[in-house]
RNA sequence: GAAGCUGACUAGACAGUCGCUGCCUGCAUUUGUAGGGAGAGGAAAGUCCGGGCUCCAAAGAGGGGGAUGUCGGCUAACGGCCGACCACUGUGAAGUGAGGAAUAGGGCCACAGAGACGAGCGUAUUUAGUUACGGUGAAACGCGGUAACCUCCAUCCGGAGCAAGACCAAAUAGGCAGGUGUUGACGUUGCUCGCCGAAUCUGCGGGUAGGUUGCUUGAGCUUAUGGGUAACCAUAUGCCUAGAGGAAUGACUGUCCAUGACAGAACCCGGCUUAUCGGUCAGCUUCUCCU
Numbered sequence: 001g002a003a004g005c006u007g008a009c010u011a012g013a014c015a016g017u018c019g020c021u022g023c024c025u026g027c028a029u030u031u032g033u034a035g036g037g038a039g040a041g042g043a044a045a046g047u048c049c050g051g052g053c054u055c056c057a058a059a060g061a062g063g064g065g066g067a068u069g070u071c072g073g074c075u076a077a078c079g080g081c082c083g084a085c086c087a088c089u090g091u092g093a094a095g096u097g098a099g100g101a102a103u104a105g106g107g108c109c110a111c112a113g114a115g116a117c118g119a120g121c122g123u124a125u126u127u128a129g130u131u132a133c134g135g136u137g138a139a140a141c142g143c144g145g146u147a148a149c150c151u152c153c154a155u156c157c158g159g160a161g162c163a164a165g166a167c168c169a170a171a172u173a174g175g176c177a178g179g180u181g182u183u184g185a186c187g188u189u190g191c192u193c194g195c196c197g198a199a200u201c202u203g204c205g206g207g208u209a210g211g212u213u214g215c216u217u218g219a220g221c222u223u224a225u226g227g228g229u230a231a232c233c234a235u236a237u238g239c240c241u242a243g244a245g246g247a248a249u250g251a252c253u254g255u256c257c258a259u260g261a262c263a264g265a266a267c268c269c270g271g272c273u274u275a276u277c278g279g280u281c282a283g284c285u286u287c288u289c290c291u
Base pairs, nucleotide, nucleotide: 001287002286003285004284005283006282007281008280009279010278012256013255014254015253016252017251018250020039021038023036024035025034026033027032041262045273046272048271049270050269051268052267053161054160055159056158060193061192062191065157066156067155068154069153070084071083072082073081074080085099086097087096088095089094100152101151105150106149107146108145109144121134122133123132124131165213166212167211168210175204176203177202178201179200180199187195220239221238223236224235225234226233227232
């Protein structure tokens, strides 16, 4: 100097003018007005895993179904993360892994070959596919391969979901017809058993559907110290950072340069996966040149 690997941060900046929304305070009470402070992401995306939370519910068992798959640790938990081993890729830093069992059983195995699990072509041999050799092929008188094929083994798993739920208000036709039910209906996957104990299912038809809440203080974040290889844990200090409800952060001007990509919360959180213009920092690897 060039090319890479891993990790972390950032995601246009500054100024001016006008504009939007929740919350708090004051004044007004006709929807308003003044001030304060705050206002989309590293993935908010996919809805793929795991939970928190809510309800079923007083409480089960079996079977079925699903998931994971070396060992140890972390975590609320996981199919996640960290570490080690093994296997593969790379010169390397590193990266990837669906990493138990093929004598429990079944299925499948291109082309070539007579034939790829009741086999049998050619030559020699024998009472006899009885014995030996040859050809094709990765593999042929089989203790071959394959389980991100079925399966077996080990471990784990109630269900439904904020359109969950709770409260207030409103409204009628608690209408008509049919079925099941104390010989046991309904009872959060359909099935079986058990338990409970009285309603429940289907079709047609009619009325109402407005508001409040759930809804943001969290398994939260910053910093420091200690423990640990690490993931992470403990203690202390400091901080509060959107809660809309058809959905709020937009427009213009000027300057700078990284010339701005992917892209907008809707109960919340931990992960994974996917998309992506760039910028900065740290550690490490290889090659070339000079000293």

Bacterial RNase P class A from Nitrosomonas sp., 291 nucleotides, folded computationally.
It was read from a public genome assembly, where an Rfam model found it.
Taxonomically the source falls in Nitrosomonas (Bacteria, Pseudomonadota, Nitrosomonadales, Nitrosomonadaceae).